[in-house]
C1' cells in the first nucleotide's frame, strides 16, 4: 500500500429493522446466612442534562459525522481507532 476482522456500560461480551439503556458472566454496594468469614441465595448497580425539599420523574447516548427508513446498536456512506495476514523501504 493491499485484503479481511473489529469498535457496545467499570471490565468481558450477546445482540432478526420495533420486544433494547440495553441479555449474560464478572466486578463493586446493600441484605439473608454464619461465632465470623468464604461460599451460596436475594436485591441494587452507566453518563450527561433538565426537572423534583425529597423519593423520584423527563430527554439524550452503542468510534465520529452524515443518510435510508414511520422507526437504527442494527442496513448503506465518509472518517478516525484496534487487531490478523500479505506486500513495499530500511
Nucleotide at each position: 500500500g493491499g485484503a479481511g476482522a473489529g469498535g457496545u456500560g467499570g471490565c468481558a461480551g450477546a445482540g432478526u429493522g420495533g420486544c433494547c439503556g440495553a441479555u449474560u458472566g464478572c466486578g463493586u454496594c446493600g441484605g439473608u446466612u454464619u461465632c465470623g468469614a468464604a461460599a451460596a441465595c436475594c436485591g441494587a448497580u452507566u453518563u450527561a442534562c433538565c426537572u423534583u425539599c425529597a423519593c423520584g420523574g423527563g430527554u439524550a447516548a452503542c468510534g465520529a459525522g452524515g443518510g435510508u427508513u414511520c422507526g437504527a446498536c442494527u442496513c448503506c456512506c465518509u472518517c478516525c481507532c484496534u487487531c490478523u495476514c500479505c506486500g513495499c523501504c530500511a
Description: The RNA shown here (transfer RNA) has 90 nucleotides and comes from a Planctomycetaceae bacterium. It matches the Rfam family "tRNA". By type it is a transfer RNA. Rfam links the family to the GO term triplet codon-amino acid adaptor activity. The sequence was found in a public genome assembly.